Record summary
Small-subunit ribosomal RNA, central domain from a metagenome, 350 nucleotides, folded computationally. RNAcentral holds the full RNA, with entries from SILVA. It matches the Rfam family "Bacterial small subunit ribosomal RNA". Rfam links the family to the GO terms structural constituent of ribosome and ribosome. Model confidence (mean pLDDT): 90 of 100.
Context: one part of a larger RNA
RNA sequence: CUGGGCGUAAAGCGCGCGUAGGCGGUCUGGUCAGUCGGAUGUGAAAGCCCUGGGCUCAACCUGGGAAUUGCAUUCGAUACUGCCAAACUAGAAUGUGGAAGAGGGAAGUGGAGUUUCCGGUGUAGCGGUGAAAUGCGUAGAUAUCGGAAGGAACACCAGUGGCGAAGGCGGCUUCCUGGUCCAACAUUGACGCUGAGGUGCGAAAGCGUGGGGAGCGAACAGGAUUAGAUACCCUGGUAGUCCACGCCGUAAACGAUGAGAACUAGAUGUCGGGAGGGUUUAGCCUCUCGGUGUCGCAGCUAACGCAUUAAGUUCUCCGCCUGGGGAGUACGGUGGCAACACUAAAACUC
Numbered sequence: 001c002u003g004g005g006c007g008u009a010a011a012g013c014g015c016g017c018g019u020a021g022g023c024g025g026u027c028u029g030g031u032c033a034g035u036c037g038g039a040u041g042u043g044a045a046a047g048c049c050c051u052g053g054g055c056u057c058a059a060c061c062u063g064g065g066a067a068u069u070g071c072a073u074u075c076g077a078u079a080c081u082g083c084c085a086a087a088c089u090a091g092a093a094u095g096u097g098g099a100a101g102a103g104g105g106a107a108g109u110g111g112a113g114u115u116u117c118c119g120g121u122g123u124a125g126c127g128g129u130g131a132a133a134u135g136c137g138u139a140g141a142u143a144u145c146g147g148a149a150g151g152a153a154c155a156c157c158a159g160u161g162g163c164g165a166a167g168g169c170g171g172c173u174u175c176c177u178g179g180u181c182c183a184a185c186a187u188u189g190a191c192g193c194u195g196a197g198g199u200g201c202g203a204a205a206g207c208g209u210g211g212g213g214a215g216c217g218a219a220c221a222g223g224a225u226u227a228g229a230u231a232c233c234c235u236g237g238u239a240g241u242c243c244a245c246g247c248c249g250u251a252a253a254c255g256a257u258g259a260g261a262a263c264u265a266g267a268u269g270u271c272g273g274g275a276g277g278g279u280u281u282a283g284c285c286u287c288u289c290g291g292u293g294u295c296g297c298a299g300c301u302a303a304c305g306c307a308u309u310a311a312g313u314u315c316u317c318c319g320c321c322u323g324g325g326g327a328g329u330a331c332g333g334u335g336g337c338a339a340c341a342c343u344a345a346a347a348c349u350c
Stems, first nucleotide, its partner, number of pairs: 004321003007304002012318001014201004021194003025088002028085004033081002035077008049065006091191001092188004096183004103177007110154001115149007125136002162169002206247006215241002220236004258317006266295012299306002323350003332343004
């Protein structure tokens, strides 16, 4: 190299952008590098194989042939691939006109609730639990009314609804800004797909500096429970949770399903467009494009299940797997302030 795989058995990088590389639409001409054919030379002998001969046979020896799948030169073939030239519009992109959206960033702003503080009313309990106790309260709590402060989160709307590459995104307003979809044309003319390295983004927790701190709440303290209770329950409560800037770079980062393209019965719900019909208005029917669900045929699957959003049938490119433990560890290297992350064995053992 020739295999088999990756939803759940080992195995899809957390997700983008993109370098090299790999792969690449239709048509015409050229070239003949790849590819295919012929010829010539060479491919030592011996051996193997085939076929003769010689030792009485055989082993052995010996003649001839074939083979030597290769290389070089040369003459041809031109479908496919490459290269060169010209062209095309079905891929891709741009323009025009519409559309939806918690997509991102910044600033401002609103109400409800919790807590604390101030004032009024008011009096003996409140709170909490399975039951209690710790705790709070006659220095006036809980309850209730009015006021103030401050931080965080945005009820209803709300929906297998929407948007985003993923992480993720939800009060309202304004500004800046990315992507997507639809319709009819126009333009460019393969400009494409994937992507080793690289680079950017990346929940929560954690770290650094400075703020902030209502509620919640690791650690911690106390009360219970219990044989014990370093827990589950209760009363408190510090980091943290929030903001700015800078790190970290990991997750059951999951659809446990890489990206792109083509093809392969349908039924039904829903979201965003478009066209037509009917009706004259909150609506209905048909067709169509793009999302998102449910069910289901063929097919696939070890089964479960998947099934036009494939795990079906194929193509291109990347990543990854190769018995369990040792071990995602040691050592080395790289990154990091650290925590740790990435890369990644072996002995031994079953």